[in-house]
RNA sequence: UGCCGAACGCGCUCGUCGCGCGGCGGGGGAACCGAUUUAACGGGGUGUGUCCGGCUCAGCCGGAGGGAGACUUCCUUCUCCUAACCCGUCAGCUAACCUCGCAGGCGAAAAAAGGA
Numbered sequence: 001u002g003c004c005g006a007a008c009g010c011g012c013u014c015g016u017c018g019c020g021c022g023g024c025g026g027g028g029g030a031a032c033c034g035a036u037u038u039a040a041c042g043g044g045g046u047g048u049g050u051c052c053g054g055c056u057c058a059g060c061c062g063g064a065g066g067g068a069g070a071c072u073u074c075c076u077u078c079u080c081c082u083a084a085c086c087c088g089u090c091a092g093c094u095a096a097c098c099u100c101g102c103a104g105g106c107g108a109a110a111a112a113a114g115g116a
Stems, first nucleotide, its partner, number of pairs: 002106003008022005023102006033092001042090001043087004050064006065082005073116005
């Protein structure tokens, strides 16, 4: 300096700490609309990280869906991943309003190939 990502910009400050403003991402939260019940391996949220089937069932295998392969989109193939965490019986949508977050990486090999 360029890039992925919400994960940034500006100001104050000696300052990378802190504070303020803005921006960005997520959640909660009326009316209208929708749904109305089932206390039970309940329900919900962040996240691509879900669904279905089988088995010798704390898991494994297969399929579908989704995500990644580092400038973006599309097509064809290939490879890999499909975790983790939180709320605590409660959350549809949702104006006002309230609230949380602003990480980590790539441009060294591993960490792709071809085409538009």